[in-house]
RNA sequence: AUUGGAAAAAGGUAAAUCCGUCGUAAGGCGGAGACACAAAGCUACGGUCCCGGAAUUAGUCAAGGGAGGAUGGGAGGCUGGGCUGCCCAA
Numbered sequence: 001a002u003u004g005g006a007a008a009a010a011g012g013u014a015a016a017u018c019c020g021u022c023g024u025a026a027g028g029c030g031g032a033g034a035c036a037c038a039a040a041g042c043u044a045c046g047g048u049c050c051c052g053g054a055a056u057u058a059g060u061c062a063a064g065g066g067a068g069g070a071u072g073g074g075a076g077g078c079u080g081g082g083c084u085g086c087c088c089a090a
Stems, first nucleotide, its partner, number of pairs: 002090004012037002017032006035077001041083003045080003048075004056067002
């Protein structure tokens, strides 16, 4: 350096939920809390999902609602990729 592993050792992160806070929202941040995780460290480049809803559109006296899904935003604990990393074995 590469590949594999998570038994040991040292550790690490923190799901759901609750409280506070920011946000239209998805969600984010902090505290509590542990379902899980060998990258559940970082990264939105690809796929996917979520929020949001523009143009356009059939119909109606009108409305409600329907079709459509741009710009933008979110999820790294959905997944692929990129970068970085402790221990052990080969």
This is a predicted structure of a 90-nucleotide RNA (c-di-GMP-I riboswitch aptamer) from a bacterium. The model forms 94% of the base pairs in the Rfam consensus. The prediction has a mean pLDDT of 87. The sequence was found by an Rfam model in a public genome assembly.